The part of an RNA shown here (small-subunit ribosomal RNA, 3' major domain) has 501 nucleotides and comes from Neomiuraea migitae. Lineage of the source: Eukaryota > Rhodophyta > Bangiophyceae > Bangiaceae > Neomiuraea. Its mean pLDDT, the model's own confidence on a scale to 100, is 81.
Context: one part of a larger RNA
RNA sequence: UGACGGAAGGGCACCACCAGGAGUGGAGCCUGCGGCUUAAUUUGACUCAACACGGGAAAACUUACCAGGUCCGGACAGAAGAAUGAUUGACAGACUGAAAGCUCUUUCUUGAUUUUUUUGUUGGUGGUGCAUGGCCGUUCUUAGUUGGUGGAGUGAUUUGUCUGGUUAAUUCCGUUAACGAACGAGACCUUACCCUACUAAAUAGAUGUGCGCAUGCUCGCCAUGCGUAGAUAUCUUCUUAGAGGGACUAUACGCGUCUAGCGUAUGGAAGUUUGAGGCAAUAACAGGUCUGUGAUGCCCUUAGAUGUUCUGGGCCGCACGCGCGCUACACUGAUGCAUUCAACGAGUUUCACUUGUCUGUCCUUGGCCGGAAGGUCCGGGUAAUCUUGUGAAAGUGCAUCGUGCUGGGGAUAGAUCAUUGCAAUUAUUGAUCUUCAACGAGGAAUUCCUUGUAGGCGCAGGUCAUCAGCCUGCGCCGAAUACGUCCCUGCCCUUUGUACA
Repeated sequence: UGACGGAAGGGCACCACCAGGAGUGGAGCCUGCGGCUUAAUUUGACUCAACACGGGAAAACUUACCAGGUCCGGACAGAAGAAUGAUUGACAGACUGAAAGCUCUUUCUUGAUUUUUUUGUUGGUGGUGCAUGGCCGUUCUUAGUUGGUGGAGUGAUUUGUCUGGUUAAUUCCGUUAACGAACGAGACCUUACCCUACUAAAUAGAUGUGCGCAUGCUCGCCAUGCGUAGAUAUCUUCUUAGAGGGACUAUACGCGUCUAGCGUAUGGAAGUUUGAGGCAAUAACAGGUCUGUGAUGCCCUUAGAUGUUCUGGGCCGCACGCGCGCUACACUGAUGCAUUCAACGAGUUUCACUUGUCUGUCCUUGGCCGGAAGGUCCGGGUAAUCUUGUGAAAGUGCAUCGUGCUGGGGAUAGAUCAUUGCAAUUAUUGAUCUUCAACGAGGAAUUCCUUGUAGGCGCAGGUCAUCAGCCUGCGCCGAAUACGUCCCUGCCCUUUGUACA
C1' cells in the first nucleotide's frame, strides 16, 4: 500500500429494507437445464455474472450425434507405370433404401485430364477460450483513476484526492503544503414533449365554393351537421420535416456560514439530471466465445476420413428434481348481439421455369364459392399514394346465466376437412363436432417495482416454406404506497487492529 475483521463512525441502493402493488413457489400446459433412458438422445454455459441464453421456435437441410451408402473437391514436387493405352464413364441382370456401374457378371466407351508410391498440402461445427486475437459480459452504475512541479519520509510511499456543509456525482462551497492539470461524472448524441413565428407540400390536410340529404327555428340566397364534385380557388391551424427558438431550477418567500444548495408557491408545454435511452475512465477476471468469421498457434485426423454428400433416425424419448413463462381457479365474470377508438412496423428485382416472351415467388383490398379453415377471379402497391384509418384488444350498451368444478377452466383423447412443404407418422399449423382432467387464490421461501411507473390489454417486427406460450419495439386503459432508513442484503469512504500478501 492492499486484503480481511461476528472493529468503530459516516454515506448510498426497490439487483436492500420499510409502506404497499403485482406476483412466482401449489394446478394444467409451453419451454430451458439436470437426471434417467437410448444406436444417438450432438454440444457450450452452472451463485449474482448458467438454466424462453447460444439471437437455439431443429420434420429434410440446418446438424455438430447415431445406423448405413457414395465421392475426392488427395494442390505442387520427385519416382514408377504408360499410347502395343495412364485412366474415365456405362445399358441390362445380380446386389442395393435407391434409376449409386457402389461392387460383381458381361463387354463396349474414353484418350494423358488421370493411376500407384513418397514428401507435403488442403479440409474439419475435431481438441485446447488454461496458448491467443477480436467481441461480449462482469467487478460497477457506483464515483472512481492518474501524472507534472512543490512539501513530508533513508525508502516503499504519501500529500494533492480533505474536518465540515452540499450534490445523483472526487458535484460544488469552503478548509488548506499544496498549486495548476488530465480521464471518468457532467457537458455531448438519440428520442418524447412546446412553437397560430420561418420554409414548404395533388404521396398530408384545412377552409371556402357548387350540388344533394337531414335537423332546428325567428321560415331566409338562415344556422348546424353529413355526404359528394374538377388538376376549383385560398392557405398551412391540424399532419409531415428542415432550419431555428425554448429552461437557466426563472420569480417570490422561507431554511442554510445567509456560501454551495434545499423546501414551498407562482408563472410555464416542460422545474426528479425535464422523462427515457446511448456513449462511458483506471485496474482487473486465467468469466464466455476456437460452434460467427477464408481471425488464429499447437495437437489430432486426412480416403474403411473427424472432409463432403445421399437415405433414414436423433436433438422432441420420461419413475423424477430445478428455472423463465402462458392459461386459470370466475359475477369487477362467462357467453351472444350491437357499438367505439391506437401507435410502432413490414411488404414482390433475384430466384424457379422457358430457346425466348409468358407465368409464379412478397403485402394483399374487392367480387364470387364455402359453416369455418380455406379456395378462386380481377385489381393496387418497389409504398405518407396500395394493403391500411391495419374500424386491435381490453372498453361501452343490451340480453342470457346465477353461485353450482357451473354456461368457470380447457388439459387429454376420437373422428373429419383444409393449408405449408419432395415429405406432416412421434400427430407443422388452422378449422369443425365430440371428449370436459387438475385447478375453489397456493407451505417454507423468493422476484420485480416509485408515475403515464407497476399491472391489465392487444398490435407490429425478428425467427419464418409452415409454426409463438419467446424476444425486441409500439400504443390503449391505468392504481395502491414511500418521497424515508441503514434493521437485513450488499457497495463506497474515513479511522482502527492484524503474526495475512